[in-house]
Molecule: c-di-GMP-I riboswitch aptamer
Organism: Firmicutes bacterium UBA3576
C1' cells in the first nucleotide's frame, strides 16, 4: 500500500402521536417527540399503494362512479452517491 470483512468508535435518519402552517384531498413543510432504519441518503425510470380539485357519466337535496397530470423513497425493485474499519 490495496482490497474484502466483523464486532466497535464517531455519529446519522426519525414512525405514530402533538401543535401551528400549505393542499380538495392523499399528504408535504416546521418544532416537539422516537417506531425502528447501515443506506429510513437522492432520483417518479418500472411496479404497487393513496387521493380526485377540475372533467365525463349516472342521479336529483347534495349524493353515487370513472379518471392523474397529484401524492408515497420508512411498498418493492432499479439507477446515482456515501462514514469507520480490527483479526
Nucleotide at each position: 500500500u490495496a482490497a474484502g470483512u466483523a464486532c466497535a468508535a464517531g455519529g446519522g435518519c426519525a414512525a405514530a402521536g402533538c401543535u401551528g402552517u400549505c393542499g380538495a384531498a392523499a399528504g408535504g413543510c416546521a418544532g416537539c417527540g422516537a417506531c425502528g432504519c447501515a443506506a429510513a441518503g437522492c432520483c417518479a425510470u418500472g411496479g404497487g399503494u393513496c387521493u380526485a380539485c377540475a372533467g365525463c357519466g349516472g342521479a336529483u337535496u347534495a349524493c353515487c362512479g370513472c379518471c392523474a397530470u397529484g401524492a408515497c423513497u420508512g411498498c418493492c425493485a432499479g439507477g446515482c452517491u456515501g462514514c469507520c474499519g480490527a483479526c